[in-house]
């Protein structure tokens, strides 16, 4: 140089056929429970869905281009 594949919560991942409100698990912080922890259980906080444009009545989700990791060819 050429082609593929991943980016979504802190940290692993989902997330249908584009449809209105983005989600689980662990993790953090309150609460109950305990003699004290763990463990359990209820509540809750947390998100530039990698960025820019574009298509659409509507885009995490589809089209282009770029950044990053990653694998393949040369």
């Nucleotide at each position: 140089g050429g082609g593929g594949c991943u980016a979504u919560a802190g940290c692993u991942c989902a997330g249908u056929u584009g449809g209105u409100u983005a989600g689980a698990g662990c993790g953090c912080a309150g609460c109950a429970c305990u003699g004290a922890u763990a463990a359990u259980g209820c509540u809750g906080a947390g998100g530039u869905c990698c960025g820019u444009g574009g298509u659409u009545c509507g885009a995490a989700u589809c089209c282009a281009c770029g950044u990053a990791g990653c694998c393949c060819c040369a």
This is a predicted structure of a 74-nucleotide RNA (transfer RNA) from an Actinomycetota bacterium. The sequence was found in a public genome assembly. Model confidence (mean pLDDT): 81 of 100.